[in-house]
This is a predicted structure of a 350-nucleotide part of an RNA (small-subunit ribosomal RNA, central domain) from Chloroflexi bacterium bin125.
It was read from a public genome assembly.
Context: one part of a larger RNA
C1' cells in the first nucleotide's frame, strides 16, 4: 500500500474560480525514459522450501539443489504512456447574425393597502374570542368622506413557467456590467477536464456605527385558558425587521445525489431558438438543437425507487466514510469586537 463504499443505512465540502498536481483528441516522423525481452554480474553465512546423509528416533547437525525480488552493466524491440516536432479538427475558444429571461448593481418614478395626523359629517358603542376580558371610546372612538404625512411591501399577470454557480431574483421605466441559447462554420490549432492548500461569493439570524421605522413582532407588560400556563388564544410592545458602510460564515446552504466527457428503448407535457411542411398570413403538423416536468425499457437498487437531468454502462479528477455514546466535545492552533465558527481526540462505556 492494496478493500469496499458515500439518494434514504457512517459518508458529495454551500457555491464558483483557480495554483501546485493527477489526467487528457486525431494523424506521422524521431527518440527510447517508462514497459518488454536476450546475455552477464550480483543477490554473504545462517534462516526458510526441497532431496540425500549423521547422531537408535526427533530436536539437532552435515552436504546438495531451490525459490524469488532487488539492484548494476550491455544488446534488442517500438505497440502502448512519456519525450521532441511537421500537420489536422470534431475538443476549447474567439469573431458575425439572431433570441428570450424576476441575471447583478444604481438611479428614478406609480398605484393598491395599514397607520398616524388635519378637516367635515355623525352618535354609543367598538374590537376582539370557541366564549370572554384586558384594550380604545361622550376629552367624540367604531363606521363614512375630503385632505396630508411616512415607511414596508409589489395584488392581478403568476405557470412541477423564467434567470442565476450556489445562496438567490418578480411593479414600472433609463442608464452600467454579466451569463446562456440558436443558426451559418469564417478565425486560432488541443489552448482541455479536475482541482491538495488558496481566493471570492454566500439565507436567515446576530454584532459594530450611523440613519429609518407604517405594518410585523423575539424579550417584556397585561387579559384569558388551566391543578399550574414562565406556552397554545386576546390587547399591547422594545430589539429586529428597512437603508450606509464594516463583520459574522452557518442551515434540512436538499435533489439529502461533487465536477466533466462519451455511450445506452420509447411516450407525454411545457420554456427558448432555428429548419421543413401548410397557408394570403398567423395557427396546425414534421424534424432538430437547449432547458424543465410527468411516465416508462434494459439496466441497476437491501428494498424504496433510479431510469438520457441515471441511482444504468465506462474513464479521469476531487471531496468523504470506516460500530454507538462520550462529542462535532475538551485541549490546542487559526479566524471573529462579540456570539461564535474551522480544525479535531482520548479516557470510559455499551
Nucleotide at each position: 500500500c492494496u478493500g469496499g463504499g458515500c439518494g434514504u443505512a457512517a459518508a458529495g465540502c454551500g457555491u464558483a474560480c483557480g495554483u501546485a498536481g493527477g489526467c487528457g483528441g486525431c494523424u506521422c516522423c524521431a527518440u527510447a525514459a517508462g514497459u518488454c525481452u536476450g546475455u552477464c554480474g550480483u543477490g554473504a553465512a545462517a534462516u526458510c522450501u526441497c532431496c540425500c546423509g549423521g547422531c537408535u528416533c526427533a530436536a539437532c547437525c552435515g552436504g546438495g539443489a531451490g525459490c524469488g525480488g532487488c539492484c548494476g552493466a550491455u544488446g534488442g524491440a517500438a505497440a502502448c504512456u512519456g519525450u521532441g516536432g511537421c500537420g489536422c479538427u470534431c475538443g476549447a475558444g474567439g469573431g458575425g447574425c439572431g433570441u428570450a429571461g424576476a441575471g447583478g448593481c444604481a438611479a428614478g418614478c406609480g398605484g393598491a393597502a395599514u397607520u398616524c395626523c388635519c378637516g367635515g359629517a355623525g352618535u354609543a358603542g367598538u374590537g376582539g374570542u370557541g366564549g370572554a376580558a384586558u384594550g380604545c371610546g361622550u376629552a367624540g372612538a367604531u363606521a363614512c368622506c375630503g385632505g396630508g404625512a411616512g415607511g414596508a411591501a409589489c395584488a392581478c399577470c403568476a405557470g412541477u413557467g423564467g434567470c442565476g454557480c450556489a445562496a438567490g431574483c418578480g411593479g414600472c421605466u433609463u442608464g452600467c456590467c454579466a451569463g446562456a441559447c440558436g443558426c451559418a462554420u469564417c478565425c486560432u490549432g488541443a489552448c482541455g477536464c479536475u482541482g491538495a492548500g488558496g481566493u471570492a461569493c454566500g439565507a436567515a439570524a446576530g454584532c459594530g456605527u450611523g440613519g429609518g421605522u407604517a405594518g410585523c413582532g423575539a424579550a417584556c407588560c397585561g387579559g384569558a385558558u388551566u391543578a399550574g400556563a414562565u406556552a397554545c388564544c386576546c390587547g399591547g410592545g422594545u430589539a429586529g425587521u428597512c437603508c450606509a458602510c464594516g463583520c459574522c460564515g452557518u442551515a434540512a446552504a436538499c435533489g439529502a445525489u461533487g465536477g466533466a466527457u462519451g455511450c445506452u428503448a420509447g411516450u407525454c407535457g411545457u420554456g427558448g431558438g432555428g429548419g421543413g411542411u401548410a397557408u394570403c398570413g398567423a395557427c396546425c403538423c414534421c424534424c432538430u438543437c437547449u432547458g424543465u416536468g410527468a411516465c416508462g425499457c434494459a439496466g441497476c437498487u437491501a428494498a424504496c425507487g433510479c431510469a438520457a437531468u441515471a441511482a444504468g454502462c465506462a474513464u479521469c479528477c476531487c471531496g468523504c466514510c470506516u460500530g454507538g455514546g462520550g462529542a462535532g466535545u475538551a485541549c490546542g492552533g487559526c479566524c471573529g469586537c462579540a456570539a461564535g465558527g474551522c480544525u479535531a481526540a482520548a479516557a470510559c462505556u455499551c